[in-house]
Context: one part of a larger RNA
Molecule: small-subunit ribosomal RNA, 5' domain
Organism: metagenome
């Protein structure tokens, strides 16, 4: 000199953009943070409508709402934190023995049956959490049969092993009574097997902090055979056999630490660092375990153990903010128990839509960067006051006052973009089809959708009106005098000042430097 997620002192007008628990991975009150689908299924209040009515009510209909339940998909993403980890964890470059729900694409199929269990009803237990027994029932839930490209097994003859329907529309053909069902057709699904996209798992070379006052380490250890196991290679596991494997090119041990893109500094080489943003990894009260699933050994899932907290009728139960806010504690120190799903993105759904503390916004903080303002011109009697003085004067100083002007920002009032494209509706064209239905694609049209928001921006109005401090002035280092003090009180980054004229202490006047900041402290180069 540059820099910072800074803190502290004094001071403080506005805006934009960023950033904001670096400490206790300490403990957490309260609310919210993951649901959704009625176009998979059986129920079903309230409300609606129609009919009857003795006006109490009863029955039907359709739409299928609230509410749980069965079922599907999603809760493995998104969000947080950096405790652990010196490791194939990360970075980089390669590799072969793998897997994949949703998505795209291709081929073939989607035939025929069955028995349950919730919800519900009845009964019972419990303080509660919740649990037990009996009975009824549906499905894209569950289980067989048929078929089998490919797959697996095989004694090569063969054997094993799939599926599910739902919604819209139509009457061309068939059954038949208008119409409905079958049927046809479209869409979404389901099953099997290929390919792709993207994602995930695994292996290897190289690189990746300090300590030798850590020199030897290792029995599943190193390799083989056989078996098991996994989606998959492998001591991954087991049995047996062999005795290997690593190490001064630093093994092992100890300490420290998430890694990277980057960031800071520097001419560079390098040094330091790893907040925000992005990629990867690890963790989710502590330790262990598996279940489900395409995917987890799973932050707001389950089981066991432990510590802690809470409820209890003492028999037993409930919980996990390193999600967003917020509280206590720790600390020099770090924000609101805010708004909205309008946009972007995600989950579910045909869609409408619902959910979304992701996200977008607002609030707080000079924490940082950037921009703007606190007025402009004129004005010498060089006023008054202050300070100095050699008493003549000098200086503060065009500074003020006065006169003329402007009105940014802030204030009040009014106007006013963009962030919004859609979806749905309607018209037209094309595709599909038996079809001018439906459905899909494209185009046109009208109507709508904004949290921010009193938005940005523009205009009008009034008044210089509301807006300057901080540090320093001995040398380094820009800036000097007086008074007080008298090795005292004090200053200090280094050299050093102070013991009676201190430009170095304290005050004042003046000056210098930065400026909504200025200094100090800490830290890095």
């Nucleotide at each position: 000199g540059a820099u910072u997620g800074a803190a502290c002192g004094c001071u403080g007008g506005c805006g934009g953009c960023a950033u904001g628990c670096u400490u206790a991975a300490c403990a957490c009150a309260u609310g919210c943070a993951a649901g959704u689908c009625g176009a998979a299924c059986g129920c079903g209040a309230a409300a609606g409508u129609c009919g009857c009515u003795u006006c109490g009510g009863c029955g039907g209909c359709g739409a299928g709402u609230a509410g749980a339940g069965u079922g599907g998909c999603g809760g493995a993403c998104g969000g947080g934190u950096g405790a652990g980890u010196a490791a194939c964890g990360c970075g980089u470059g390669g590799g072969a023995a793998u897997c994949g729900a949703c998505c795209c694409u291709g081929u073939a199929g989607u035939g025929g049956g069955g028995g349950a269990c919730a919800a519900c009803c009845c009964g019972g237990g419990g303080a509660a959490a919740c649990c037990c027994g009996g009975g009824c029932u549906a499905a894209u839930a569950c289980c067989g049969c048929a078929u089998a490209c490919g797959u697996u097994c095989u004694a090569c003859g063969g054997a094993a092993g799939a599926a599910a329907g739902a919604g819209g529309g139509c009457c061309u053909c068939u059954g038949c009574u208008u119409g409905c069902a079958a049927g046809c057709u479209c869409u979404c699904g389901c099953u099997a097997c290929g390919g792709g996209a993207c994602g995930a798992g695994c292996c290897c070379g190289c690189g990746u902090c300090g300590g030798a006052u850590u020199a030897g380490c290792u029995a599943g250890u190193u390799g083989g055979u056989a078996g098991g196991g996994u989606a998959a290679a492998a001591g991954c596991c087991u049995a047996c056999c062999a005795a290997g494997g690593c190490g001064a090119c630093g093994a092992u041990c100890c300490g420290u630490a998430g890694c990277u893109g980057g960031u800071c500094u520097g001419a560079g080489a390098g040094g330091a660092u790893g907040a925000u943003c992005a990629g990867c990894c690890a963790c989710a009260c502590u330790g262990g375990g598996a279940c489900u699933g395409a995917g987890a050994c799973a932050c707001a899932g389950c089981c066991c153990a432990g510590a802690c907290u809470c409820c209890u009728a003492c028999g037993g139960g409930a919980g996990g903010c390193a999600g967003c806010a917020g509280u206590g504690g720790g600390g020099a120190a770090u924000a609101u128990u805010g708004g909205a799903c309008a946009a972007u993105g995600g989950g579910c759904g045909c869609a409408a839509g619902c959910c979304u503390g992701a996200u977008c916004c607002a609030g707080c903080a000079a924490u940082g960067c950037c921009g703007c303002g606190u007025g402009u011109g004129u004005g010498a009697a060089g006023g008054a006051g202050g300070c100095c003085u050699g008493c003549g004067g000098g200086u503060u100083g065009u500074a003020a006052a006065g006169c003329a002007c402007u009105u940014u920002c802030g204030g009040u009032c009014g106007g006013g973009a963009a962030g919004a494209a859609a979806a749905g509706c309607u018209c037209g064209a094309g595709g599909c089809c038996a079809a001018u239905a439906c459905c899909c694609u494209c185009g046109g049209g009208a109507c709508u959708u904004g949290a921010c928001g009193u938005u940005a921006c523009c205009g009008a109005c009034a008044c210089a009106a509301g807006a300057a401090g901080c540090a320093c002035c001995g040398g380094c280092u820009a800036a000097c005098u007086c008074c007080g003090u008298g090795c005292c009180a004090g200053c200090a980054g280094c050299c050093g000042c102070g013991g009676u004229a201190a430009u170095a202490c304290g005050g004042a006047g003046g000056g210098u430097g930065c400026a909504a900041g200025c200094g100090u402290u800490a830290a890095u180069c």